[in-house]
Context: one part of a larger RNA
RNA sequence: UUUGGUCUAAAGCGUUCGUAGCAGGUUUGGUAAAUCUUUUGUGAAAUUGUCAUGCUUAACAUGACAGAUGGCAGAAGACACUGCUAAACUAGGGACCGGGAGGAGUUAGGGGUAUUUCACGGGGAGCGGUAAAAUGCUAUAAUCCGUGAAAGACCACCUGUGGCGAAGGCGCCUAACCAGAACGGAUCCGACUGUGAGGAACGAAAGCUAGGGGAGCAAUCCGGAUUAGAUACCCGAGUAGUCCUAGCCGUAAACGCUGUGUGCUAGGUGUCACGUAUUCUAUAGGAAUGCGUGGUGUCAAAGCGAAGGCGAUAAGCACACCACCUGGGAAGUACGGUCGCAAGGCUGAAACUU
Numbered sequence: 001u002u003u004g005g006u007c008u009a010a011a012g013c014g015u016u017c018g019u020a021g022c023a024g025g026u027u028u029g030g031u032a033a034a035u036c037u038u039u040u041g042u043g044a045a046a047u048u049g050u051c052a053u054g055c056u057u058a059a060c061a062u063g064a065c066a067g068a069u070g071g072c073a074g075a076a077g078a079c080a081c082u083g084c085u086a087a088a089c090u091a092g093g094g095a096c097c098g099g100g101a102g103g104a105g106u107u108a109g110g111g112g113u114a115u116u117u118c119a120c121g122g123g124g125a126g127c128g129g130u131a132a133a134a135u136g137c138u139a140u141a142a143u144c145c146g147u148g149a150a151a152g153a154c155c156a157c158c159u160g161u162g163g164c165g166a167a168g169g170c171g172c173c174u175a176a177c178c179a180g181a182a183c184g185g186a187u188c189c190g191a192c193u194g195u196g197a198g199g200a201a202c203g204a205a206a207g208c209u210a211g212g213g214g215a216g217c218a219a220u221c222c223g224g225a226u227u228a229g230a231u232a233c234c235c236g237a238g239u240a241g242u243c244c245u246a247g248c249c250g251u252a253a254a255c256g257c258u259g260u261g262u263g264c265u266a267g268g269u270g271u272c273a274c275g276u277a278u279u280c281u282a283u284a285g286g287a288a289u290g291c292g293u294g295g296u297g298u299c300a301a302a303g304c305g306a307a308g309g310c311g312a313u314a315a316g317c318a319c320a321c322c323a324c325c326u327g328g329g330a331a332g333u334a335c336g337g338u339c340g341c342a343a344g345g346c347u348g349a350a351a352c353u354u
Base pairs, nucleotide, nucleotide: 004325005324006323007308008307012322014202015201016200017199021195022194023193025089026088027087028086029085030084031083033082035078036077037076038075039074040073041072042071048066049065050064051063052062053061054060092192093189094188095187096185097184098183105177106176107175108174109173110172111155112154115151116150117149118148119147120146121145122144126137127136163170164169207248208247209246210245211244212243216242217241222236223235224234259321260320261319262318263317264316267299268298269297270296271295272294273293274292275291276290277289278288279287280286303310304309327354328353329352336347337346338345339344
């Protein structure tokens, strides 16, 4: 000087918003910070090279010349790119308008089957459970059948590699409020953008605090079995919890084990939304087929890859920005800091060992 990786070998923050920073579309003028050219000064000596000279030679020393000192400062010039500045543009981005799609979110009201319990009636000896049993329930009338009431949780079928959401996640119906995306139009703004260290917000389940609620299920616990044992798997009970309100926690195989954005690079075939053309039609938010855009699957050329595989939803070809990795163990531990009511989270070593 050139230069590695992160789907599965170590490695993409759980997700989004966003501060600084970094990077940034097209055209013209100016400027000359940066950049480049020329030049002036400075850039100590020793050191280095060449040639001499001096110690018997050499090392060494002395002298002359050369080179280097990649910098800094001054002057003159160049102006393509970058920066700054002025003006303009519309391909990025945003706003607006239109008709549609959706389990996106919040709040309220309503409904449905089942389950359990209770009441009444019927009925009269078993029920339940298992591989087989037993514990258990039952003559204080169970199981079973009918009618009615109450309670809490849930939302079958439709349901679909279907939809929506940044992720977590979201599914009975209705209403109100509210957010985003796609498509079509091309009316407006005119680079307003991308990423994003710190930071903020959201973030399943479990857990915690306070107050409610408690049907079913069910950690812990207790019985019954099994077994050599059985702190389990199976069975009977059953408490926290699961549910609601308010607050905390901040983690998951938070997974596509694949950061975000943009552009480019063959196709085939499903499906969802919107637009469009043609045909059909029962004329309606209709259907079929083709085309376009956006999403979501599948197969695959090139290419990539250690391979599995990926393949326009890239793991291909590139650019911008961020995060992270550097043998295994000790260890996501100790110490310190910080957050938390706690549980614990975040940050995060070393000795030693191999």
Predicted 3D model of a 354-nucleotide part of an RNA (small-subunit ribosomal RNA, central domain) from a metagenome. Its Rfam family is "Bacterial small subunit ribosomal RNA". Its mean pLDDT, the model's own confidence on a scale to 100, is 87.